[in-house]
RNA sequence: GGGCAGGUGGCCUAGACUGGAUAUGGCAGCAGCCUCCUAAGCUGCAGGUCCGGGGUUCGAAUCCCCGCCUGCCCG
Numbered sequence: 001g002g003g004c005a006g007g008u009g010g011c012c013u014a015g016a017c018u019g020g021a022u023a024u025g026g027c028a029g030c031a032g033c034c035u036c037c038u039a040a041g042c043u044g045c046a047g048g049u050c051c052g053g054g055g056u057u058c059g060a061a062u063c064c065c066c067g068c069c070u071g072c073c074c075g
Stems, first nucleotide, its partner, number of pairs: 001074007010027003020058001029045005051067005
């Protein structure tokens, strides 16, 4: 330099191919229930507007373009 994959709450992850509008689940956190207490279990709550910018569209995490970062492969 070229190609491919990925970037979504504190961490991991689904959703992207088929655009439709409260963004999924788990762990962690907080509160309650249960228990003599703790753990486990159950219930609830809070936390992201999707790597950045631009474009298309009535509407973009999703499509297009540019850039940044991470990993792998080729030279």
Predicted 3D model of a 75-nucleotide RNA (transfer RNA) from a Methanomassiliicoccales archaeon. It matches the Rfam family "tRNA". The family's RNA type in Rfam is transfer RNA. It was read from a public genome assembly.